[in-house]
RNA sequence: CGAACGCUGGCGGCAGGCUUAACACAUGCAAGUCGAACGCGUGUAGCAAUACAAGACUGGCGCACGGGAGAGUAACGCGUGGGGAUAUGCCCAAAGGUACGGAAUAACCGCUGGAAACGGCGGCUAAUACCGUAUGUGCCCUUCGGGGGAAAGAUUUAUCGCCUUGAGAUGGUCCCGCGUCCGAUUAGCUAGUUGGUGAGGUAACGGCUCACCAAGCCGACGAUCCGUAGCUGGUCUGAGAGGAUGAUCAGCCACACUGGGACUGAGACACGGCCCAGACUCCUACGGGAGGCAGCAUUGGGGAAUAUUGGACAAUGGGGGCAACCCUGAUCCAGCCAUGUCGCGUGCGUGAAGAAGGCCUUAGGGUUGUAAAGCGCUUUCGGCGGGGAAGAUGAUGACGGUACCCGCAGAAGAAGCCCCGGCUAACUCCGUGCCAGCAGCCGCGGUAAGACGGAGGGGGCUAGCGUUGUUCGGAAUUACUGGGCGUAAAGCGCGCGUAGGCGGCCGUUCAAGUUGGGCGUGAAAGCCCGGGGCUUAACCCCGGAACUGCCUUUGAAACUGAUAGUCUUGAGUCCGAGAGAGGAUGGCGGAAUUCCCAGUGUAGAGGUGAAAUUCGUAGAUAUUGGGAAGAACACCAGUGGCGAAGGCGGCCAUCUGGCUCGGUACUGACGCUGAGGCACGAAAGUGUGGGGAGCGAACGGGAUUAGAUACCCCGGUAGUCCACACUGUAAACGAUGUGUGCUAGACGUUGGCGAGCUUGCUCGUCAGUGCCGCAGUUAACGCACUAAGUGUCCCGCCUGGGGAGUACGGUCGCAAGGCUGAAACUCAAAGGAAUUGACGGGGGCCCGCACAAGCGGUGGAGCAUGUGGUUCAAUUCGACGCAACGCGCAGAACCUUACCAGCCCUUGACAUGGGGGUCGCGGGCGCCGGAGACGGCUUCUUCAGUUCGGCUGGACCCCACACAGGUGCUGCAUGGCUGUCGUCAGCUCGUGUCGUGAGAUGUUGGGUUAAGUCCCGCAACGAGCGCAACCCUCGUCUUCAGUUGCCAUCAGGUAAGGCCGGGCCCUCUGAAGAAACUGCCGGUGACAAGCCGGAGGAAGGUGGGGAUGACGUCAAGUCCUCAUGGCCCUUAUGGGCUGGGCUACACACGUGCUACAAUGGCGGUGACAAUGGGAUGCGAUGGGGCGACCCGGAGCUAAUCCCCAAAAGCCGUCCCAGUUCGGAUUGUACUCUGCAACUCGAGAGCAUGAAGUCGGAAUCGCUAGUAAUCGUGGAUCAGCACGCCACGGUGAAUACGUUCCCGGGCCUUGUACACACCGCCCGUCACACCAUGGGAGUUGGUUUUACCCGAAGGCGGUGCGCCAACCGCAAGGAGGCAGCCGACCACGGUAAGGUCAGCGACUGGGGUG
Repeated sequence: CGAACGCUGGCGGCAGGCUUAACACAUGCAAGUCGAACGCGUGUAGCAAUACAAGACUGGCGCACGGGAGAGUAACGCGUGGGGAUAUGCCCAAAGGUACGGAAUAACCGCUGGAAACGGCGGCUAAUACCGUAUGUGCCCUUCGGGGGAAAGAUUUAUCGCCUUGAGAUGGUCCCGCGUCCGAUUAGCUAGUUGGUGAGGUAACGGCUCACCAAGCCGACGAUCCGUAGCUGGUCUGAGAGGAUGAUCAGCCACACUGGGACUGAGACACGGCCCAGACUCCUACGGGAGGCAGCAUUGGGGAAUAUUGGACAAUGGGGGCAACCCUGAUCCAGCCAUGUCGCGUGCGUGAAGAAGGCCUUAGGGUUGUAAAGCGCUUUCGGCGGGGAAGAUGAUGACGGUACCCGCAGAAGAAGCCCCGGCUAACUCCGUGCCAGCAGCCGCGGUAAGACGGAGGGGGCUAGCGUUGUUCGGAAUUACUGGGCGUAAAGCGCGCGUAGGCGGCCGUUCAAGUUGGGCGUGAAAGCCCGGGGCUUAACCCCGGAACUGCCUUUGAAACUGAUAGUCUUGAGUCCGAGAGAGGAUGGCGGAAUUCCCAGUGUAGAGGUGAAAUUCGUAGAUAUUGGGAAGAACACCAGUGGCGAAGGCGGCCAUCUGGCUCGGUACUGACGCUGAGGCACGAAAGUGUGGGGAGCGAACGGGAUUAGAUACCCCGGUAGUCCACACUGUAAACGAUGUGUGCUAGACGUUGGCGAGCUUGCUCGUCAGUGCCGCAGUUAACGCACUAAGUGUCCCGCCUGGGGAGUACGGUCGCAAGGCUGAAACUCAAAGGAAUUGACGGGGGCCCGCACAAGCGGUGGAGCAUGUGGUUCAAUUCGACGCAACGCGCAGAACCUUACCAGCCCUUGACAUGGGGGUCGCGGGCGCCGGAGACGGCUUCUUCAGUUCGGCUGGACCCCACACAGGUGCUGCAUGGCUGUCGUCAGCUCGUGUCGUGAGAUGUUGGGUUAAGUCCCGCAACGAGCGCAACCCUCGUCUUCAGUUGCCAUCAGGUAAGGCCGGGCCCUCUGAAGAAACUGCCGGUGACAAGCCGGAGGAAGGUGGGGAUGACGUCAAGUCCUCAUGGCCCUUAUGGGCUGGGCUACACACGUGCUACAAUGGCGGUGACAAUGGGAUGCGAUGGGGCGACCCGGAGCUAAUCCCCAAAAGCCGUCCCAGUUCGGAUUGUACUCUGCAACUCGAGAGCAUGAAGUCGGAAUCGCUAGUAAUCGUGGAUCAGCACGCCACGGUGAAUACGUUCCCGGGCCUUGUACACACCGCCCGUCACACCAUGGGAGUUGGUUUUACCCGAAGGCGGUGCGCCAACCGCAAGGAGGCAGCCGACCACGGUAAGGUCAGCGACUGGGGUG
C1' cells in the first nucleotide's frame, strides 16, 4: 500500500473494496415526462352533457446531463499562460410582434403478406405537426438601384407559451508560447508535402478540400521510426533537490462488441439512437430476423485476489410538467470483508506457606511469581428489559426501534502472533548428529547446537501478528544541490580544425538574461496554521496561509549579453642572431659479413654444459690478393638534442617544417578548447613490382628430456630492404587530455642573452631537460613550478566481478580484422595500496659430524628381536617420515593377560550405608565330586575393650536396596606427563616516538661472540622469559678425619698373606676449602668489545661431562600408568576358572648379534681394572661329574665375607683351504629353574656341520680418552638378554675448506601464498544441469508500396419515372422524391518488401557442479 497468503480473531466509528480478461454475459432494474398542444378508442360513475382513470398514436421538451471504464493516444492530448475569426437550447434584463389562409397524415376502420420481427394497399380525422400570403422596428445580402426574410396557440382571464432583434450569463469550438517517457544497434524525413493566388466548405480561421504556380518544409537544441504510456490537481518517500506513482475524491481527454458512416438536433458523428461491413451469441416454419452490462446488482471465466441479483426517493441533485405529481441502481442508506485507520475492552485492589505443578540445578537452591488460589471491589464493551431522537423551513424518515438515556445480572462472553547466533531487544535443557532441517546477509547442523525440532523461560507487537510482493529512503551507489579518471572502473595513440561552449583593459548606449515594486492568474479538495462539531480520536465544517509557476506593467544598470568606439599586457607580424639524429630527395664513404676467382697450405673445421646434425682430401678451417652484392652505420654518445605523437643517429648537397633568444617597429583580442570531420600513426600483416648479404616465424635435421610440437646447435622459406597502395592497432605509458594564472628552495645539465672583473670564473635572466625536497595533497604508495598543490575554460571517459570487448545489427577493410557494442545467466565478491608472517631451483652474512677429509658400520649371509602383511577360534591393544618399528615390554610356559573356546557367579573379586545372625581369623600328610573355579563333609584352634548392658570396636556370614565394576568408546571434550623443532638464540612487555590504520621503532646498523655475548652508534629509554653464571661430577693442591682402607718409618710373626702391635707419611675414602679472572706481557682493533701469540700454571680463554629445554609449533603421543567430562554395558562389555593364544609363516622392512678369517682360529701361559650386587640372598675352602651342575656348607646384615675368572695381552701351532674359518640346523643322552618346560625356557656333552670368501642402488655413527676394539657389573627376574642401563682396559685417523646436499639463525627482496609451496592455480577431456548465438526452414504480429474490389453514406451530375400545399382555367411550370452515373472511402483480395516474436534437426562458445 486498492494488496495477497499463513496462524488467530471481542466491540464500535470513519473510509475502502476486479490492480488480472476493453473476456463472454442469463435475468431484473438504470430516461422519461407533458391531457394546460392534438385527435382516438377502452374502463368506471352518470339518463345524458360530462367527469375521472389507465392506454397507444401525432406533437413538445429531455434523451449530448448524470453513471462506467482507460483500449487507443508521445498528441495543442494534458498542464500553464495568452489570442480572436466563432456559434450557444433552457436562464436573466430589454425592444418589437403574435394577422389571414391552405393541404395532408398517424392513431382508427377494411382488405392483405409473414413463423416471427415487421409490413403492404385502400379509406376517415385533429393539432403548439406541415405549407403559403401579409406585416416587419430592427436583421441579412447588395453592383447601393434594390432584393430577401417570422410567428401557435392553450385556457380557470390571470398567466403560460410562440416569432424577430441586439445584449448578458453559462457551457463549447479554434489558434499560439512554454512544459510533458525510453531507444542513435532508428539519421535522414516529407508530395497536399511547404508556401502563394483563386474557388469551395465550415458556426468560424486554416491545404480543411480543389485548380493552378513556386520548390519548399522538418531534422544531432534529435526529425523519422520502434517500444511504452491516458494527462493533471495530487499520492508515497525524502532534510531538501529529487525519485516513484496517477486507486478512492476532483478537472480535462478519449472510448462504448470491432471498423466505417452520416442523420436528427442549440448541442452527437451519439454507452441503454440509426445505416453498412466483420466476428460472436440467440430465435427460426430455413425464407428471414434479434442482440451488444467499460450503468446497478448478478453469472461463468481468468486470477494470489476484490462485496448484495438489498431498501428508499425521506434528504441532496437531475428530467418533464402551471401544478399535483411521475421518473431517477445519480444519490442517501443498509448488507458482506480485520482491507486500512482511529478509539475501547478482555478487569481492579489485596494476597508469601514465595503453595502445587513445570523447567533448570554446582542438589544448597533458582525461576515461572503477586503470577495463581483465597479475600474484597467495579461493570466499560457485549447480553436482557424499558424509554427513544436530531437529520424536516408547513407536510413527507429508507436509515430505524438506529444513535442516545435509564434499569438488571454477573469477573462474568472476549488473546493471539512472531522472534530470542551477529546485524537486533530477548537463554537454558533435551532430542537430532552435514541427517532431519534453518537461512534477509554473514552463515548454522559431521555426539556436549544459545542458529535445526520440542520444552521451560525471555523479548517485541497486539485484535492482530508474521510472510511475500511493490515504491522511496539509507545510496554522495548517476553526484544540479553532491562523485570521480598515475596504481582501485575511467585521458581518445597524436595533431589540425567545423558547429558549439568559454574568453583581456577602458568608458558610451540598449535592457535580452539578472534584480526591486504593482496587477492578473495559479479551480475545489488535499498538505500546513488557527478555530469549531461528533464523549475523545480518526472523520467532518469554517477561516487563513501556501500553491516555490506563468502572463503583464513600472523601475534599476553592477555583472553576463548586445551596440558603436578605445587600448596593448593575450595572440600574431617584422628585424637581427642561434641550436638541433625534425622531414624529403639525390649522391658519396669506410669497417664488417657472405659469396665468387686465384695463391699459400693440410686435416681437420665448426658447434656445445657435453655432443651431434653440418662443412672438409673433389682440399675445408686458417691466411694473402682481387672482385661482387645487400643491409646497417662502431668510437663520438650523454636521465644530451629534435619532433604533435609514432619516431629520428656515417658524410655531403638541394628542398623544407617547427622552436629559442635579443630588439620593440607594426596589427589591435585577431584567443582557448573542440562533438562530428580530416590528416598522421611502431611492429606484424595484405596487394603489385623490384631486391635479397646478414638475420630469420613456418619447416627439416641434431641434441636435451619420461616426453620436448620448447629453451641449445646445424640449415632455412615468407619476411626484414626499396617503390606505390592498403591495414589503423600496441604496456601507442609519464598507465598522468589541452590551454592559462598563482604557490619555498638546493644541486646538475642543453640552447641563447646581459653584467662584473683578478680571462675563466662569478652573478642575473628567458626557454628546455633531470634529481632531491618545503607547504599543500593522497586510501596509501607517492606527487611536489615539467603537480597528482590551488583556481579557471573546454573536450573525452568511468559506475561491482564474470559472461565480453563476446553475440546480433550497422559501418570500414582485398583479407586478416578494426570501430560501435549488448543481454540472458551466474557470483559475494573482483580490485588498489600498505602490514605481519610463511615461502622462493632470490640475494648477502653466519652456524651444526650438514657436506668435505677420515675411521668403522648397515644394505648381501645365518640367527635374534620389533613391525607390516597373511593366517587363525584368538594370533589383545597402542605407537606410523624425521620425532612408529631390541618402542610401551627393567624380561608372555601358568600367572602376567587386556584376546579366543568352554564351564561357572550375579550387591558381585573391591568401597560406603541399613537390618539380622555368628564370634574370630586361620591351619591340617584331612576326605569326597569336579578340568578347575566351586560345592559338600571332617579335624585342630578358639577376638579385644568393658561402666558386664549384645554396650562399643573389629572380623565373618545372610537379606533387601542404593550402588560397585568396565584395559568398553571418544587423546578431535580434557588435566597431568612426554616427544619434536632445539641447548637453536631467540620470544616479548611498559613508557615514549612515528603511522588514519594493521603495525613499526626498541630487537635494525658498524664490529664481536658459542650466544639478542659484549662494545659503539641510533627516537628511543628501560624491563621480563631465554643465553651465561649459580648446582652435580671428573682433573691439581691444602686442611680435617682414619676403619672394614693403606704400610713409609719402629717392632712381632711365616702358611712369606698388613697376618699382628702400631702408625695415618703415602694411596684411598669423604667433608670443607683453594685455584682460572683474558688477571699479566706483546701484537691487532676504533683509545671499545674482542681476537691472535706468549709467560706462568694441574688446568687457558664456556677446561671435559651432566642436570637445566624461552614464547610457541605439530588438534604430535598417551582415556591401556594415573586423574577426568560425556556416551555406552549391568545374570554382562562386570567377576572366577581350565585350556589355548600373544611364540602362527609364502613374504617385505627396521634394529642388532655372529661371521666370512692369519691384526685370525686353536692350545698354553697366567699380569693389570672399575662400577656395582648379595639374608626366601651371595655362597668361599673341600668333594663328585668331560660338562651344565651336584653334595656340602666357612664367612658375610658386607671399604671386613662372597659374586670375582677380567678380556684383549704374551708364547706356541695352523699356512689360505669353505679350512683347525664359520657356527646355523638336526639327532641323541643330560643339567637347572619351576605345580608344570608338548605347544613355548635356558644351559651342557657327543655327533651333525648349512649359508657365508667383505656385500648393488642406497645409507648410518663418530672430531679425543672420542671412534674402533676388549671384557665386567646391574635392573627386571623362580628360570630365560645378542636388548637396555652402567663400568673400566687398549686406543687411532682426519677436518683444505663452506661451492654443493640437509637442518637452522639474522638482514634484505618478490609474492596472486595466510589450514601459509605438501600453498595457490591454468586449459583440454569425461558426466549432469542452465541460459544463450548460428541454423535448412516454419508459424504468427505489425508496417510500407503498387494494384484489384468497392458496402453504407454524404457530396457532385443526371433525373425521360413519380409527387398534396405555391403559380396557372387547363396544358403545364416552380420545387421536390425515387432511380441511375461519378469521384471519395471501411472491410476484403493479389504481389513485393521492412520489422518484431515463437518453434526448429544440427551446431558454436559460455556458466554452474
Small-subunit ribosomal RNA from an uncultured prokaryote, 1409 nucleotides, folded computationally. Its mean pLDDT, the model's own confidence on a scale to 100, is 86. Its Rfam family is "Bacterial small subunit ribosomal RNA". Gene Ontology terms of the family: ribosome and structural constituent of ribosome.